Annotation
A computed fold for a 72-nucleotide RNA from Neomegalonema sp., annotated as transfer RNA. It matches the Rfam family "tRNA". The family's RNA type in Rfam is transfer RNA. The source organism's lineage runs through Bacteria, Pseudomonadati, Pseudomonadota, Rhodobacterales and Neomegalonema. It was read from a public genome assembly. Its mean pLDDT, the model's own confidence on a scale to 100, is 82.
């Protein structure tokens, strides 16, 4: 400087144009002599930013950050 990938809950990651989601943690409860273990339910989300497109954008189009390889 140039190309390409990735950026979504606390962590790991689906979601590729029509209600944002699983597992794990966190917390509440069963269950017992305690605890771990299994089970049952809640909670948590400016989908990096910013604009475009479209009835409608996590999703598609630019430009910026940050993070990874490449190539020079």
């Nucleotide at each position: 400087u140039c190309c390409g990938g990735c950026g979504u809950a606390g962590c790991u990651c689906a979601g590729u144009g029509g209600u944002a989601g699983a597992g794990c943690a966190u917390c509440g409860g069963a269950c017992u002599g305690u605890u771990a273990a299994u089970c049952c339910g809640c909670u948590g989300g400016u989908c990096g930013u910013a604009g475009g497109u479209u009835c409608g954008a996590a999703u598609c189009c630019u430009a910026c950050c940050g993070c990874c390889g490449g190539a020079g």